[in-house]
The RNA shown here (transfer RNA) has 75 nucleotides and comes from Williamsia sp. Lineage of the source: Bacteria > Actinomycetota > Actinomycetes > Mycobacteriales > Williamsia. The sequence was found in a public genome assembly. The coordinates come from a structure-prediction model, not an experiment, and the mean pLDDT is 83. Rfam family: tRNA. Its family is annotated with triplet codon-amino acid adaptor activity in the Gene Ontology. The family's RNA type in Rfam is transfer RNA.

RNA sequence: CGGGGCGUAGCGCAGCCCGGCUAGCGCAUCAGCAUGGGGUGCUGGGGGUCGCUGGUUCGAAUCCAGUCGCCCCGA
Numbered sequence: 001c002g003g004g005g006c007g008u009a010g011c012g013c014a015g016c017c018c019g020g021c022u023a024g025c026g027c028a029u030c031a032g033c034a035u036g037g038g039g040u041g042c043u044g045g046g047g048g049u050c051g052c053u054g055g056u057u058c059g060a061a062u063c064c065a066g067u068c069g070c071c072c073c074g075a
Base pairs, nucleotide, nucleotide: 001074002073003072004071005070006069007068010027011026012025013024020058029045030044031043032042033041034040051067052066053065054064055063
């Protein structure tokens, strides 16, 4: 320098190809209930401006351009 993959909740991930319901799952966390208490189980809640910036569009996590970080391959 060229090519490719990944970036979404505290952690691990799905959704992206093919734009449209309120962005979801597991774990964790908080509250309540069950227990004498713990473990554990059940129920419910909070937490995201989808790496960043811009563009297209009535509408973008999803499409386009640029850019940052990590990893891999090539030179």